[in-house]
RNA sequence: AGGGGCAUAGUUUAGUGGUAAAACAGUGGUCUCCAAAACCACGGACGGGAGUCCGAUUCUCUCUGCCCCUGCCA
Numbered sequence: 001a002g003g004g005g006c007a008u009a010g011u012u013u014a015g016u017g018g019u020a021a022a023a024c025a026g027u028g029g030u031c032u033c034c035a036a037a038a039c040c041a042c043g044g045a046c047g048g049g050a051g052u053c054c055g056a057u058u059c060u061c062u063c064u065g066c067c068c069c070u071g072c073c074a
Stems, first nucleotide, its partner, number of pairs: 001070007010024004018054001026042005047063005
């Protein structure tokens, strides 16, 4: 320098045009002499910007970050 992949909750992952889901973690409750476990409930997220579309997490462009491959110089 060229090419490719990834970015969603505190963490790990689904969802791939039509109200964003789960597990673990967290908070509250039930239970218990107390705690743990178990069960119930609650809060919490689409990396930034632009475009297409009636509608974008999803498609396109660009930027940022991370990872992989190839090449050049030394």